Predicted 3D model of a 73-nucleotide RNA (transfer RNA) from Aureispira sp. Its mean pLDDT, the model's own confidence on a scale to 100, is 80.
């Protein structure tokens, strides 16, 4: 400097054709126990990296920026 890939809850990742964002693990409460673990139950927890654009409607489609991770020179 090019090509490429990914970016979504504290952390790992889903999320079919475009149609109201979910799991699991961690946190909070509760129940069980003599305590506590484990195990159950139940809440919280997101401007989907950012900015435009198409669209009735965008995590999902295009454009650009930014990180980062691979290849090449």
């Nucleotide at each position: 400097u090019a090509g490429u890939c990914a970016c979504u809850a504290g952390c790992u990742c889903c999320a079919a054709u475009g149609g109201u964002a979910g799991a699991g693990c961690g946190g909070g409460a509760g129940a069980u126990u003599c305590c506590a673990a484990a195990c159950c139950u139940u809440c919280a927890g997101g401007u989907u990296u950012u900015c435009g654009g198409u669209u009735c409607g965008a995590g999902u489609c295009c454009g650009a920026a930014g990180u980062g991770g691979c290849u090449a020179g």
NCBI's taxonomy places the organism under Bacteria, Saprospiria, Saprospirales, Saprospiraceae, Aureispira.